[in-house]
Context: one part of a larger RNA
Molecule: small-subunit ribosomal RNA, central domain
Organism: bacterium enrichment culture clone 7(2013)
RNA sequence: CUGGGCGUAAAGGGCGCGUAGGCGGCCGGAUAUGUCAGAUGUGAAAGCCCACGGCUCAACCGUGGAAGUGCAUUUGAAACUGUCCGGCUUGAGUAUCGGAGGGGAGUGUGGAAUUCCCGGUGUAGAGGUGAAAUUCGUAGAGAUCGGGAGGAACACCGGUGGCGAAGGCGACACUCUGGACGAAUACUGACGCUGAGGCGCGAAAGCGUGGGGAGCAAACAGGAUUAGAUACCCUGGUAGUCCACGCCGUAAACGAUGUGAACUAGAGGUAGGAGGUGUUGAUCCCGUUCUGUCUCGCAGCUAACGCAUUAAGUUCACCGCCCUGGGGAGUACGGUCGCAAGAUUAGAAACUC
Numbered sequence: 001c002u003g004g005g006c007g008u009a010a011a012g013g014g015c016g017c018g019u020a021g022g023c024g025g026c027c028g029g030a031u032a033u034g035u036c037a038g039a040u041g042u043g044a045a046a047g048c049c050c051a052c053g054g055c056u057c058a059a060c061c062g063u064g065g066a067a068g069u070g071c072a073u074u075u076g077a078a079a080c081u082g083u084c085c086g087g088c089u090u091g092a093g094u095a096u097c098g099g100a101g102g103g104g105a106g107u108g109u110g111g112a113a114u115u116c117c118c119g120g121u122g123u124a125g126a127g128g129u130g131a132a133a134u135u136c137g138u139a140g141a142g143a144u145c146g147g148g149a150g151g152a153a154c155a156c157c158g159g160u161g162g163c164g165a166a167g168g169c170g171a172c173a174c175u176c177u178g179g180a181c182g183a184a185u186a187c188u189g190a191c192g193c194u195g196a197g198g199c200g201c202g203a204a205a206g207c208g209u210g211g212g213g214a215g216c217a218a219a220c221a222g223g224a225u226u227a228g229a230u231a232c233c234c235u236g237g238u239a240g241u242c243c244a245c246g247c248c249g250u251a252a253a254c255g256a257u258g259u260g261a262a263c264u265a266g267a268g269g270u271a272g273g274a275g276g277u278g279u280u281g282a283u284c285c286c287g288u289u290c291u292g293u294c295u296c297g298c299a300g301c302u303a304a305c306g307c308a309u310u311a312a313g314u315u316c317a318c319c320g321c322c323c324u325g326g327g328g329a330g331u332a333c334g335g336u337c338g339c340a341a342g343a344u345u346a347g348a349a350a351c352u353c
């Protein structure tokens, strides 16, 4: 080097952009790098292999041959690969038109509700639980009406419905902005796929500086429960949750399923678009088609469960990862990063079953 794997047994990187590299559509011409064929030289001897022979045999030894998969030179072949030249349009992209969307960023606005404050009415309870108590209330609570402040989240619509690469995204309006999809033409002419390193994004919690703080609520306090109760239940309550800027870089970051491409029965639902028949039309209905999404199901696959045109089927390209008993342990030590918490890379041992 060669193997088998990665939905659930160990194993898909959290996600994207992209460098090197690997791989790469159709037609024609040239070349001859890889590739293939021939020739020549070389490939020491011994050994291995074959034949014959010598020690009575054998081991051992002798003679001859073969082999020596290689290298160099040279003569050819031209399908494939590479390179160069020319062309093509189906891959990829651009332009035009169109509709859909919680895609992203910023600014502003709105209503419901909770809490607090002020005022009115009003009187003895309220709250909470399995039952209670802590707690609040005659200094007037809770209830109810009016007014005000402030913060956070946006009921209904709402949907195995939409958008986004993933994380994720849900009131309304405006501004800026990304992507996907459909239709019909025109244009560029392989401009493509993947992607070690690298760069960027990345829930929640956490950290730094400054603000903000209604509700909720780690920690903490109290009341209960209990044998105990450092819990579950209750009353409070601080970080935090929110905003700006900067870190952190993790997760059951999950479809536990890498990305791209091609091919392989169907049935039903749903979302966005296109075109058509019926309908006078709005609109509705039916079947067609493209894109997404969900359920079922054949072949096939699978250890089974199940997957099944959104594959875990049949193949190709490229990357990542796993494998030698369990624990110790993704720990110690070393490197890198970080303010720290720690993360990441590589990764033990003693001991123990």
Base pairs, nucleotide, nucleotide: 003323004322005321006320007305008304012319014201015200016199017198021194022193023192025088026087027086028085029084030083031082034080035077036076037075038074039073040072041071042070049065050064051063052062053061054060091191092188093187094186095185096183097182098181103177104176105175106174107173108172109171110154115149116148117147118146119145120144121143125136126135162169163168206247207246208245209244210243211242215241216240220236221235222234223233258318259317260316261315262314263313266296267295268294269293270292271291272290273289274288276286278284300307301306325353326352327351334345335344336343337342